[in-house]
């Protein structure tokens, strides 16, 4: 530097279940192993997920009304601040064992 065929020392841990955190996506811990050679770490790029909050539109109700409308509340849909996925891919960074050069 490149690769993961065989081997050894070992490592991680999907789904599900329980408890906790969160609005949600999701996360933490334990049990558990579907898989993984970076399934170690970092949300930088793309992608995907969530949307309590914010905002837009529509509808309904109520109030006001100069009858044009305005305001409030509720519901639905869209957008989004923000959050999340490193086990979606790329990138960055560190690294065990072994083979080749």
């Nucleotide at each position: 530097u490149u690769c993961g065929a065989a081997a050894a020392a070992g490592g991680c841990a999907a789904a599900a279940c329980a408890u906790c955190c969160g609005a949600a996506a999701g996360g933490a811990u334990g049990u558990g192993a579907c898989g993984c050679a970076a399934a170690g770490c970092c949300a930088c790029u793309g992608a995907c997920c969530u949307a309590a909050g914010u905002u837009u539109u529509u509808a309904a109700u109520u109030a006001u009304u100069c009858c044009g409308a305005u305001a409030a509340u509720u519901a639905a849909a869209g957008a989004u601040a923000a959050g999340g996925u490193a086990g979606c891919a790329g990138g960055g960074u560190u690294g065990c064992c072994g083979g080749g050069c």
Predicted 3D model of a 101-nucleotide RNA (c-di-GMP-I-GGC riboswitch aptamer) from a bacterium. Its mean pLDDT, the model's own confidence on a scale to 100, is 86. It was read from a public genome assembly, where an Rfam model found it.